[in-house]
RNA sequence: UUCUUAUCAAGAGAAGCUGAGGGACUGGCCCUAUGAAGCUUCAGCAACCAGCCAAUUGGUCAGGUGCUAAUUCCAGUGGAGUAAUCCUGUAGAUAAGAA
Numbered sequence: 001u002u003c004u005u006a007u008c009a010a011g012a013g014a015a016g017c018u019g020a021g022g023g024a025c026u027g028g029c030c031c032u033a034u035g036a037a038g039c040u041u042c043a044g045c046a047a048c049c050a051g052c053c054a055a056u057u058g059g060u061c062a063g064g065u066g067c068u069a070a071u072u073c074c075a076g077u078g079g080a081g082u083a084a085u086c087c088u089g090u091a092g093a094u095a096a097g098a099a
Base pairs, nucleotide, nucleotide: 001099002098003097004096005095006094007093008092013042014041015040016039017038021031022030023029025076026075027074028073043068044067045066048064049063051060052059053058072091078087079086080085
């Protein structure tokens, strides 16, 4: 990097350095000098894998990851509907496995 499977309406931030962007892409709408992104430290959330217990549904732990504005911020394709809205798909993210 590609493929397969699963999940994505919940949850959880402070400090220091630094200084203008960020929310994947496009459109919208937002966040941002009352400090963006990044890095470091500490803290927290969750429980995919691993470990342990129990027995195949579960519990526990927090070692490997992940995450800590807004539903994946909303929409993107197709369908139902007068509409509100709903369903579905694509794309993306994360985990595990494979090449």